[in-house]
The prediction has a mean pLDDT of 81. Predicted 3D model of a 73-nucleotide RNA (transfer RNA) from a Rhodospirillales bacterium. Lineage of the source: Bacteria > Pseudomonadati > Pseudomonadota > Alphaproteobacteria > Rhodospirillales. Its Rfam family is "tRNA". By type it is a transfer RNA. The sequence was found in a public genome assembly.
RNA sequence: AGGGGUGUAGCUCAACUGGUAGAGCACCGGUCUCCAAAACCGGUGGUUGCGGGUUCAAGUCCUGCCGCCCCUG
Numbered sequence: 001a002g003g004g005g006u007g008u009a010g011c012u013c014a015a016c017u018g019g020u021a022g023a024g025c026a027c028c029g030g031u032c033u034c035c036a037a038a039a040c041c042g043g044u045g046g047u048u049g050c051g052g053g054u055u056c057a058a059g060u061c062c063u064g065c066c067g068c069c070c071c072u073g
Base pairs, nucleotide, nucleotide: 001072002071003070004069005068006067007066010025011024012023013022019056027043028042029041030040031039049065050064051063052062053061
C1' cells in the first nucleotide's frame, strides 16, 4: 500500500427482510437471615466509534475518517 472482518450499557454479546435498542454478568433497592452469602423480586444505566448521504423511518443500506484483528505484498 491492497483485501477482508469488527466497533451496540461498566464487561461479554444479541437485535431476522430497515419498523418501540435487548439479554446475561456487574451495580442499586427490596424479601429472606442474628449478620452476611446464596436464592428470589424490582430498578438505574445507551449520542449504537466520529461525520455525511438515502428513506416516512437507519444499529441495520451507501460513503469519508478513526481504533482493533486477520490475510497479501